[in-house]
Overview: A computed fold for a 73-nucleotide RNA from Tortispora caseinolytica NRRL Y-17796, annotated as transfer RNA. It matches the Rfam family "tRNA". Rfam classes the family as a transfer RNA.
RNA sequence: GCCUCCUUGGCUCAGUGGUAGUAGCGUCGCACUUGUAAUGCGAAGGUCAGUGGUUCAAAUCCGCUAGGAGGCA
Numbered sequence: 001g002c003c004u005c006c007u008u009g010g011c012u013c014a015g016u017g018g019u020a021g022u023a024g025c026g027u028c029g030c031a032c033u034u035g036u037a038a039u040g041c042g043a044a045g046g047u048c049a050g051u052g053g054u055u056c057a058a059a060u061c062c063g064c065u066a067g068g069a070g071g072c073a
Base pairs, nucleotide, nucleotide: 001072002071003070004069005068006067007066010025011024012023018056027043028042029041030040031039049065050064051063052062053061
């Protein structure tokens, strides 16, 4: 230099055009307990990497930028 893939709560991820974006772990509160852990219930936390475009409608499709991973030279 070229090709392919990835970027979604603090972490690991689901969601491949259509109402209001998932789950687990973690965090916080409550219950339980003499107390802690475990367990149960509940809650908070997301500019979906950035930007522009396509569309009635974009996390999802397209271009560019940034970061990361792999391959070729």
Its mean pLDDT, the model's own confidence on a scale to 100, is 80.
The sequence is in RNAcentral, with records from ENA and Rfam.
The source organism's lineage runs through Eukaryota, Ascomycota, Trigonopsidomycetes, Tortispora and Tortispora caseinolytica.